[in-house]
Small-subunit ribosomal RNA from an uncultured bacterium, 1397 nucleotides, folded computationally. Rfam family: Bacterial small subunit ribosomal RNA. Its family is annotated with ribosome and structural constituent of ribosome in the Gene Ontology. The coordinates come from a structure-prediction model, not an experiment, and the mean pLDDT is 84.
RNA sequence: AGAGUUUGAUCCUGGCUCAGGAUGAACGCUGGCGGCAUGCCUAAUACAUGCAAGUCGAACGAGAGACCUUCGGGUCUCUAGUGGCGAACGGGUGAGUAACACGUAGGGAACCUGCCCGUGCACCGGGAAUACGCUCUGGAAAUGGAGAACAAAUCCCGAUGUACAGGAAGGAGGCAUCUUCUUUCUGUGAAACAUCCUUUAGGGGAUGGGGCGCGGAUGGACCUGCGGUGCAUUAGUUGGUUGGCGGGGUAAAGGCCCACCAAGACGAUGAUGCAUAGCCGGCCUGAGAGGGCGGACGGCCACAUUGGGACUGAGACACGGCCCAGACUCCUGCGGGAGGCAGCAGUAGGGAAUUUUCGUCAAUGGGCGCAAGCCUGAACGAGCGAUGCCGCGUGAGUGAAGAAGGCCUUCGGGUCGUAAAGCUCUGUUGCGGGGGAAAAAGGCAGCAUCAGGAAAUGGGUGCUGACUGAUGGUGCCCCGCCAGAAAGUCACGGCUAACUACGUGCCAGCAGCCGCGGUAAUACGUAGGGGGCAAGCGUUAUCCGGAUUUACUGGGUGUAAAGGGAGCGUAGACGGCAUGACAAGUCCGGAGUGAAAGCCCGGGGCUCAACCCCGGGACUGCUCUGGAAACUGCCAUGCUUGAGUGCGGGAGGGGCAGGCGGAAUUCCUAGUGUAGCGGUGAAAUGCGUAGAUAUUAGGAGGAACACCGGCGGCGAAGGCGGCCCGCUGGACCGUAACUGACGUUGAGGCUCGAAAGCGUGGGGAGCAAACAGGAUUAGAUACCCUGGUAGUCCACGCCGUAAACGAUGAUUACUAGGUGUCGCGGUACGAAGUACUGCGGUGCCGGCGCAAACGCAAUAAGUAAUCCACCUGGGGAGUACGUUCGCAAGAAUGAAACUCAAAGGAAUUGACGGGGACCCGCACAAGCGGUGGAGCAUGUGGUUUAAUUCGAAGCAACGCGAAGAACCUUACCCGGCCUUGACAUCCUCCCGAAUAGAGAGUAAUGUCUUUAGCCCUUCGGGGCGGGAGAGACAGGUGGUGCAUGGUUGUCGUCAGCUCGUGUCGUGAGAUGUUGGGUUAAGUCCCGCAACGAGCGCAACCCCUGCCGUCAGUAGCCAGCAGGUAAAGCUGGGCACUCUGAUGGGACAGCCUGGGAUAACCAGGAGGAAGGCGGGGACGACGUCAAAUCAUCAUGCCCCUUAUGGCCGGGGCUACACACGUGCUACAAUGGCGUAAACAAAGGGAAGCAGGCAUGUGAAUGUGAGCAAAUCCCAAAAAUAACGUCUCAGUUCGGAUUGUAGUCUGCAACUCGACUACAUGAAGCUGGAAUCGCUAGUAAUCGCGAAUCAGAAUGUCGCGGUGAAUACGUUCCCGGGUCUUGCACACACAACGCGUCA
Repeated sequence: AGAGUUUGAUCCUGGCUCAGGAUGAACGCUGGCGGCAUGCCUAAUACAUGCAAGUCGAACGAGAGACCUUCGGGUCUCUAGUGGCGAACGGGUGAGUAACACGUAGGGAACCUGCCCGUGCACCGGGAAUACGCUCUGGAAAUGGAGAACAAAUCCCGAUGUACAGGAAGGAGGCAUCUUCUUUCUGUGAAACAUCCUUUAGGGGAUGGGGCGCGGAUGGACCUGCGGUGCAUUAGUUGGUUGGCGGGGUAAAGGCCCACCAAGACGAUGAUGCAUAGCCGGCCUGAGAGGGCGGACGGCCACAUUGGGACUGAGACACGGCCCAGACUCCUGCGGGAGGCAGCAGUAGGGAAUUUUCGUCAAUGGGCGCAAGCCUGAACGAGCGAUGCCGCGUGAGUGAAGAAGGCCUUCGGGUCGUAAAGCUCUGUUGCGGGGGAAAAAGGCAGCAUCAGGAAAUGGGUGCUGACUGAUGGUGCCCCGCCAGAAAGUCACGGCUAACUACGUGCCAGCAGCCGCGGUAAUACGUAGGGGGCAAGCGUUAUCCGGAUUUACUGGGUGUAAAGGGAGCGUAGACGGCAUGACAAGUCCGGAGUGAAAGCCCGGGGCUCAACCCCGGGACUGCUCUGGAAACUGCCAUGCUUGAGUGCGGGAGGGGCAGGCGGAAUUCCUAGUGUAGCGGUGAAAUGCGUAGAUAUUAGGAGGAACACCGGCGGCGAAGGCGGCCCGCUGGACCGUAACUGACGUUGAGGCUCGAAAGCGUGGGGAGCAAACAGGAUUAGAUACCCUGGUAGUCCACGCCGUAAACGAUGAUUACUAGGUGUCGCGGUACGAAGUACUGCGGUGCCGGCGCAAACGCAAUAAGUAAUCCACCUGGGGAGUACGUUCGCAAGAAUGAAACUCAAAGGAAUUGACGGGGACCCGCACAAGCGGUGGAGCAUGUGGUUUAAUUCGAAGCAACGCGAAGAACCUUACCCGGCCUUGACAUCCUCCCGAAUAGAGAGUAAUGUCUUUAGCCCUUCGGGGCGGGAGAGACAGGUGGUGCAUGGUUGUCGUCAGCUCGUGUCGUGAGAUGUUGGGUUAAGUCCCGCAACGAGCGCAACCCCUGCCGUCAGUAGCCAGCAGGUAAAGCUGGGCACUCUGAUGGGACAGCCUGGGAUAACCAGGAGGAAGGCGGGGACGACGUCAAAUCAUCAUGCCCCUUAUGGCCGGGGCUACACACGUGCUACAAUGGCGUAAACAAAGGGAAGCAGGCAUGUGAAUGUGAGCAAAUCCCAAAAAUAACGUCUCAGUUCGGAUUGUAGUCUGCAACUCGACUACAUGAAGCUGGAAUCGCUAGUAAUCGCGAAUCAGAAUGUCGCGGUGAAUACGUUCCCGGGUCUUGCACACACAACGCGUCA
């Protein structure tokens, strides 16, 4: 000293929370010792039992007992009583008390004071009563009653007095009452002895005690200033109340009390009331200022079961006294009595919670006493409690085989860890034994000495002696003994020091705040490890701090909470220039006080420390006093600049009252005129043939004043607009005659105060809440339309609120500029006018400065000053209650419980908008062809099933994984079988084979029989293979694609996505990447606080289109030659085609025009090709927890005679139905038949197969050729030609079905394809809706291949024929850039509001 938490991120405001310290504490776990402290905070609840206040025989009489005795008596002890002193202290508690109770400083001419000290004086005499005791007696008891006689005192009474009170005279002093001195008079009115000593004894002396004064000391009573608390939702209180005169009362002033008189007294500087509370020194915290507290210790106060009262006394209205009343408890013989722990212990109760019914008067202190001494739950000690503070210990050194064991692990190791063990040592504390302080002073006895005295007793001082300790045989010291007996607790996600494993699986639980936990939790529980503190550690509670979060020090109010709606003005606060005086504030000096303890500093004592002792400082305060006079204040005298007045001007929707005017709407009357008018997005309600709307003329009535008109004017604000007149307020300019600080602000108060609303009475044209109807809609108590009442208008009276806003209180001064506008001036130029300039208003831009930013910026949100108002997290709530106001509506004032960890401001980046601008895409439009209807194929859903294995799910699942399920595949179902296993590595034993052929058997694997059949060797064995066995392990298409890798889809081949440095911004971020053009493109150009760069785009790669060069077989054949039925068939050739390598070619290069002369665009030439020539491969940063654990790989979990393995059969092919994708059609642009023509790209040896033969055909038999530019598949088809059919369910269409076959295959039943013959279904162009395509494309036609034994309408390729249309970007969908709004950020499938459950 700060930190966490609002957001995707940022800055700010703002609350909540944490880290620190403290405690009379409590609770949880744990616990070795000592010292010093401390211990009912709650029930001021109730108390059993014991103790806590007695003492004096040197005041008095009596009784009892003991001892001694010279029997005369003496001594000692005890008991109750009279008397004295004490019991008013000490000890406890904090209920009451907001008060002179306390603190502090004062006052008295208004007081008292036992015991103590000093001093003066005095002390004479008398008397009876009574207690106790005795006798009798009441009562249960407590407690009495009666009688007789004896008898005392320091008991009681009388006298006197220098004493007290009053009067008179005189003197002195003061402050009015007064005080004091002298003289005198009157009244009141004191006393007490005891013990001892003594040569002088009716004496003297000593000690103690007694009386009256005076003084002191101590203690107390009273009065006053100032100080310390919450509520104004407590605003008025008060009748002895306030004062006076006179009395009473008291120790004393006083309405303290009383009679009379007056009507006062207190209060927004908070009276009164209510609530709470003992006050202080101090304690805790804090840098301080402050805030909180008042337990222990000390001072004061109050109280003693509750309330009241007095008595005694120096002192009480009395804790362990009395009386009365109340409640409660106890005793009782029922008639009556007794009691008061907030003393010390202790008990019950209450409570989270607080101790022993201890020892001693040894010390300190108190009471009594001459003293010894007695009493003392005060006190000193001990006991209990880790309740706190302080100190000590639980061992020290060495010790690596880094032991064992635990935990983790990448299995290598790491860590606990020199830690342990082992070896060496020490002995604090402890245990045992022994020694042994200080706290003791004193009193008593004796002796000595000193003063006084005649002497003695006695007094002072010193010495000697015995005696006195509860604690306690304690502290301390010595000896012996063993490392032996002594460590826990909390936390380990961030804040906050400290991390891993397992268990759990939004469960159990944690949590101070944020928040963890839904199968890999450093946050739960446990363990290991490390961290903190330590005889304690955590938790809870409370206080201060952090919190500048009530801000005096030290905050704010445009938008975060917060400026009153506005003005006038009271109290108050603040206030111009000059001179003089005063000294209240202020400053300087001196004095008193500020108790002690505590605090700070310096010393000292307990071994140290805590603790204790000594000295100093401080105690920031209050009071008195001397001085200073700058500032504030007060007084006095002036001044003119602040403020105001006068005079001269003009501006203005400023206000009030009266009058006048025209336009328009509506209504009425009359005329013309005819079928509609009106209204809307479209309509309808409505009006109209009884004549509307329209139009003309006349009239009525109410309200508002077009144009001018303007961020122009006026007003304090609300607000004010036709014209004229009257009355009236304010501001401004000029002048400088007058006053002379008269000023500013303003709590309360008063006044004004839009609209709506209320009351009474008018008025009512238009408009128009409510209401009615018509529409809209799912509904429409709305928006739209037709009507329409209050109201709007006037007069008078209320209301008193608004986003009453500039969300910005008023006033004054100062602080760069620029540019408009309104009003009034000045100067210059002759005037008009122009330029410059002054004052007052009203706008915009902008610098400094300010601000969280936005922004404000001479009209401040800047710099200063004065005054007022207001704020202190969000919600609850401007609500409730109370009060005031109001006719009401309501207004003003204005909480709490409870609840949340946020609520909020400004700005940033995205996403989004039925916001805007620009652009693109088969996105729409323009076209062509389809799908959706039929039959079939195929996939999916659903259903079914023993199983119909699994996955894919909008686009981006559904002819998808699957480039091909009869068995196999196969993962599913049923049944049978195997268990180290079908497969891999290691070990032991056995065999010699393995393997191949044949046979038997099984549903099948397994199994059995038989034949053939190893290598090397050092002879031990080894290799290889098989079998058997044990265990490590294998195996899993079991789970998790939300644990993953890899791969893939999609936005999207969309043009975007970023970085470095610089600059701007407090920052998130911005700039660059925006802008002007252009492009298919962030493509390029220009501009620019940016300059560059990267991933994307494009290009580089492949195919295709033209040409060249090289090469020339299996390809080709122009020319030459041979040759056939025909034929590149042959020689030969490589010109052409073609094949293949390798080059060229296209670049906006050229021309014209446009454009900024740029980038580029339009047109043209040339060219095979022209503006990216066409196509492919290629997919930025990222999004969708997108898909896949069943391609593969893989973490974790699960199964292990089974979720693994093998086999047979079945299923994946089911079928009421729904959807997707296709094929074939519905026909004449066609079907069928005959004969004829032209491809490309592929495949072929377990293969393609020519040809020939057989079959109607599928095919079969045979097998030439070809591992291929050679041979084969192979026939291309649409097309063209000829013929036929003639619009029909057909010579269209071919489903379905029957029969008979072919082929593949171990096997075509479930469940293959094909062929022939026969059969001949639906279907006549397809609803809503929807898909593809922009050129060699769509459409249409066939061909091939992969997979494959067989099995395509699918998929992937190939060529043939070959169109139509695009005006254009308003709209639908998707995307890009800029901008704007935003309360969204899991981002509009968002967020929120209301109602109900």